[in-house]
RNA sequence: GCUCCCGUCGUCUAGGGGUCUAGGACACCGGCCUUUCAAGCCGGCAGCACGGGUUCAAAUCCCGUCGGGAGCGCCA
Numbered sequence: 001g002c003u004c005c006c007g008u009c010g011u012c013u014a015g016g017g018g019u020c021u022a023g024g025a026c027a028c029c030g031g032c033c034u035u036u037c038a039a040g041c042c043g044g045c046a047g048c049a050c051g052g053g054u055u056c057a058a059a060u061c062c063c064g065u066c067g068g069g070a071g072c073g074c075c076a
Stems, first nucleotide, its partner, number of pairs: 001072007010026004018056001028044005049065005
């Protein structure tokens, strides 16, 4: 340098055009329960890497950038 894969709450993950102002688990915060703690139950907080395009509509498709990983190649 080229090719391919990946990037979603603090962490792990679901989703592959409309049912998503994005769901689940753990963590965190508040409450209930309990003599207390843990467990359990209820509620809350928090996220689509960035820019552009296509579309009536984009987390999802396309292009570019950034970051991570894998493979191939070039120079010395």